RNA sequence: GCCGGUGUAGCUCAAUGGAUAGAGCAGACCCGUCCUAAGGGUAAGAUGGAGGUUCGAUUCCUCUCGCUGGUA
Numbered sequence: 001g002c003c004g005g006u007g008u009a010g011c012u013c014a015a016u017g018g019a020u021a022g023a024g025c026a027g028a029c030c031c032g033u034c035c036u037a038a039g040g041g042u043a044a045g046a047u048g049g050a051g052g053u054u055c056g057a058u059u060c061c062u063c064u065c066g067c068u069g070g071u072a
Base pairs, nucleotide, nucleotide: 001071002070003069004068005067006066007065010025011024012023013022018055028042029041030040031039048064049063050062051061052060
C1' cells in the first nucleotide's frame, strides 16, 4: 500500500430500522451496624467524528479517525 473485522457508561457486554439505548461490575449518596462488612435502596453516567438515506438510524450507505487481523 491492498483486503477484512471492530468502536455503545470508568470496565465487560446487550439492543439486526420504531415507545425513555438496557444490564453486571466499579464509583457517589442513603438505609443498615457500637464500628466495619454482608445485604437493601436511590440518583448519575455512553452510541469515535462528519455527511447521507429514511417518517424514524446504535443498526443501512459514504468519508474520516483509533484499535486489530491478513497479505506482497